[in-house]
The part of an RNA shown here (large-subunit ribosomal RNA, domain VI) has 253 nucleotides and comes from a metagenome.
The RNAcentral record of the full RNA draws on SILVA.
It matches the Rfam family "Bacterial large subunit ribosomal RNA".
Context: one part of a larger RNA
RNA sequence: CGCAGGAGACUUGAGAGGAUUCUUCCUUAGUACGAGAGGACCGGGAAGAACGAACCUCUAGUGCACCAGUUGUCGCGCCAGCGGCACAGCUGGGUAGCUAGGUUCGGAAAGGAUAACCGCUGAACGCAUCUAAGCGGGAAGCCCCCCUCGAGAUUAGGUCUCCCUGAAGACCCCUGGUAGAUGACCAGGUUGAUAGGCAGGAGGUGUACGGGCUGCGAGGUCCUGAGCUUACCUGUACUAAUCGGUCGUUCGG
Numbered sequence: 001c002g003c004a005g006g007a008g009a010c011u012u013g014a015g016a017g018g019a020u021u022c023u024u025c026c027u028u029a030g031u032a033c034g035a036g037a038g039g040a041c042c043g044g045g046a047a048g049a050a051c052g053a054a055c056c057u058c059u060a061g062u063g064c065a066c067c068a069g070u071u072g073u074c075g076c077g078c079c080a081g082c083g084g085c086a087c088a089g090c091u092g093g094g095u096a097g098c099u100a101g102g103u104u105c106g107g108a109a110a111g112g113a114u115a116a117c118c119g120c121u122g123a124a125c126g127c128a129u130c131u132a133a134g135c136g137g138g139a140a141g142c143c144c145c146c147c148u149c150g151a152g153a154u155u156a157g158g159u160c161u162c163c164c165u166g167a168a169g170a171c172c173c174c175u176g177g178u179a180g181a182u183g184a185c186c187a188g189g190u191u192g193a194u195a196g197g198c199a200g201g202a203g204g205u206g207u208a209c210g211g212g213c214u215g216c217g218a219g220g221u222c223c224u225g226a227g228c229u230u231a232c233c234u235g236u237a238c239u240a241a242u243c244g245g246u247c248g249u250u251c252g253g
Base pairs, nucleotide, nucleotide: 001152005163006162007161008160009159010158011157015149016148017147018146021049022048023047024046025045026044027043033038051106052105053104054103055102059100060099061098062097066093067092068091069090070089071086072085073084074083075082076081111143112142117137118136119135120134164252169247170246171245172244173189174188175187176186177185194240195239196238197236198235199234200233201232203229204228205227210223211222212221213220214219
């Protein structure tokens, strides 16, 4: 841009892609079979491998704006307490997110037409013959079934609800993220919880500062599971989504 007004939602499925894997064990049964050695079909059940998808409850990693410890040095006049730099100074942990070695799930079953092959009926050829007419069975393969995309399928489909004349509606602009290189997509724009802030909570760290008591002192102990706390959850208009502009027409040739 198209699908001859517009918005929202739900769909049909032409077509395309994915997947389709394998092993072991138990049982049937030491049965059928076989002189024995050996050793099944069919059927039922259970584990697992590799592969794939999704996810983060658990396990584990990361986690450069979280917490703590600590060395050297410089600064805040000094003490105390803090801050800067030294690979993030080093070390021990760690939320969200991301991730796998973690967790869950998948291959199935069913149907249809067949291959080799096995048959029924059966002539040509009074017999025989699966084939010539006709009719069955039969594969991890084929078509479906399962999963994903899918009406630019220009053959542009269908259904429901709603709206309309300076309209309906869309975009610009702005706050953002379940999205993302940018567009796009999605959630919002005061009739508002979209982001920030604030409050509470979860989770993390591990008992702050200061003071009391105690020890000559390093230190210990009590107030104290304290203090601090990023991305998580809930709430709250305090801040910012202000004000506005553009396109789009005549109920749809």